Transfer RNA from Halioglobus sp., 72 nucleotides, folded computationally. The same sequence occurs in records of 2 taxa. Its Rfam family is "tRNA". Rfam classes the family as a transfer RNA.

RNA sequence: GCUCCGUUCGUAUAACGGCUAGUACAUCUGACUUUCUAUCAGAAAACACGGGUUCGAUUCCCGUACGGAGCA
Numbered sequence: 001g002c003u004c005c006g007u008u009c010g011u012a013u014a015a016c017g018g019c020u021a022g023u024a025c026a027u028c029u030g031a032c033u034u035u036c037u038a039u040c041a042g043a044a045a046a047c048a049c050g051g052g053u054u055c056g057a058u059u060c061c062c063g064u065a066c067g068g069a070g071c072a
Stems, first nucleotide, its partner, number of pairs: 001071007010025004018055001027043005048064005
């Protein structure tokens, strides 16, 4: 330099082009408990960035950034 793959709450991981973006752990609040743990109920928290296509994009296309693999 070229090709390919990936980027989603704090972490991990889902999501037919038609959501209020789900789940687990963690965090916070409450219940229970003399207290802690455990358990139960609830809450907050995310689509890497910029364009394009589309009535509508986390999803499709292009580019950029970052990470990984291969080739040279």